Predicted 3D model of an 89-nucleotide RNA (c-di-GMP-I riboswitch aptamer) from Paenibacillus albiflavus. The sequence was found by an Rfam model in a public genome assembly. Taxonomically the source falls in Paenibacillus (Bacteria, Bacillati, Bacillota, Caryophanales).
RNA sequence: ACAGAAUAACGGCACACUAAUCGAAAGGUUAGGUCGCAAAACUUUGGAGUCUAAAAGUCACAAUGACUAAUGAUCGUCCGGUUGCAUUG
Numbered sequence: 001a002c003a004g005a006a007u008a009a010c011g012g013c014a015c016a017c018u019a020a021u022c023g024a025a026a027g028g029u030u031a032g033g034u035c036g037c038a039a040a041a042c043u044u045u046g047g048a049g050u051c052u053a054a055a056a057g058u059c060a061c062a063a064u065g066a067c068u069a070a071u072g073a074u075c076g077u078c079c080g081g082u083u084g085c086a087u088u089g
Base pairs, nucleotide, nucleotide: 002089003088012037013036017032018031019030020029021028022027035076041082042081043080046079047078048077049074050073051072056068057067058066059065
């Protein structure tokens, strides 16, 4: 310098759930928590899937409901991109 989870060590993150808080919602943030994760680090201004439906439009109008629809959300849905620790080779 390159490879870099088969094994080990030092460590790391934190599902569900609870509380507070933001949001129309999906969901996010903080604290607790610890199902799991070798990238469960970053990237939604790379691609797709999934979730929500405020605004807008259309229909209906008794109930304010139904449909279309992300510019919203999810990287712990998948692929891609970027970066990275260590035994070891």
Its mean pLDDT, the model's own confidence on a scale to 100, is 84.